Predicted 3D model of a 72-nucleotide RNA (transfer RNA) from Actinomadura rudentiformis. Taxonomically the source falls in Actinomadura (Bacteria, Actinomycetota, Actinomycetes, Thermomonosporaceae). The prediction has a mean pLDDT of 81. Its Rfam family is "tRNA". It is annotated as a transfer RNA. The sequence is in RNAcentral, with records from ENA and Rfam.
[in-house]
RNA sequence: GGCCCUUUAGCUCAGGCGGAAGAGCGCUUGGUCGAAGCCCAGGAGGCCGAGGUUCGAUUCCUCGAGGGGCCA
Repeated sequence: GGCCCUUUAGCUCAGGCGGAAGAGCGCUUGGUCGAAGCCCAGGAGGCCGAGGUUCGAUUCCUCGAGGGGCCA
């Protein structure tokens, strides 16, 4: 220098052929308990950034950024 993969919740990861997002753990409120834990019922919290296309983008396109790999 070229190419490929990847980036989604605090952490580990799903998901989608565009109609606007989930799990486990964690956090938190209430119940239960003498108290805590377990358990039960809730809640908060997110699509790496900027443009473009579109009625509508987390998803498609372009350019960047972080991480990983292959070639030179």